This is a predicted structure of a 77-nucleotide RNA (transfer RNA) from a Thermoplasmata archaeon. It was read from a public genome assembly. Rfam family: tRNA. The family's RNA type in Rfam is transfer RNA.

RNA sequence: GGGCCCAUAGCUCAGCCCGGUAGAGCAGGCGGCUCUUAACCGCAAGAUCAGGGGUUCGAAUCCCCUUGGGCCCGCCA
Numbered sequence: 001g002g003g004c005c006c007a008u009a010g011c012u013c014a015g016c017c018c019g020g021u022a023g024a025g026c027a028g029g030c031g032g033c034u035c036u037u038a039a040c041c042g043c044a045a046g047a048u049c050a051g052g053g054g055u056u057c058g059a060a061u062c063c064c065c066u067u068g069g070g071c072c073c074g075c076c077a
Base pairs, nucleotide, nucleotide: 001073002072003071004070005069006068007067010026011025012024013023020057029043030042031041032040050066051065052064053063054062
């Protein structure tokens, strides 16, 4: 220098291909159960979808640029 992949809740990940209500598990909070704790059950909360721009009636999803991380190839030595 070239190519590919990843970034979504505190954590681990779906959803992206093929645009149409943003989800799950765990953690944390509250409650139930229990002599108590754990386990179990229930409830509620929790997201600038990495950032910016574009296309569109509508973008996490498609296109472009940027940032961060990972992998491969090449060049120099």